[in-house]
C1' cells in the first nucleotide's frame, strides 16, 4: 500500500434485533475498630477516539479520520 481486529468512568472490561450508559476496581462519606486493615453501606465519576450522514431516535447502522495491535506483500 491493502485487509482485520481494538478505542465506552482513573483503571480492567460488558453493553442483546437501534428505544432513557452499566458492572468490577479505584476515589470520596458512613457503619465496625483503641487505631489502622478487611467486611458492609451509600455516593462522585462518560461528548462512548474524533467528525459527519441515516433515522423519530445512533455506543450500535453507514462514511471520512487518528492512535495501537496482527496478517499478506
Nucleotide at each position: 500500500a491493502g485487509g482485520g481486529g481494538a478505542g465506552u468512568a482513573g483503571c480492567u472490561c460488558a453493553g442483546u434485533u437501534g428505544g432513557u450508559a452499566g458492572a468490577g476496581u479505584a476515589g470520596u462519606g458512613g457503619u465496625c475498630u483503641c487505631c489502622a486493615a478487611a467486611a458492609c453501606c451509600a455516593u462522585u465519576g462518560g461528548u462512548c477516539g474524533c467528525a459527519g450522514g441515516u433515522u423519530c431516535g445512533a455506543g450500535u447502522c453507514c462514511u471520512g479520520u487518528c492512535u495501537c495491535c496482527c496478517c499478506u506483500g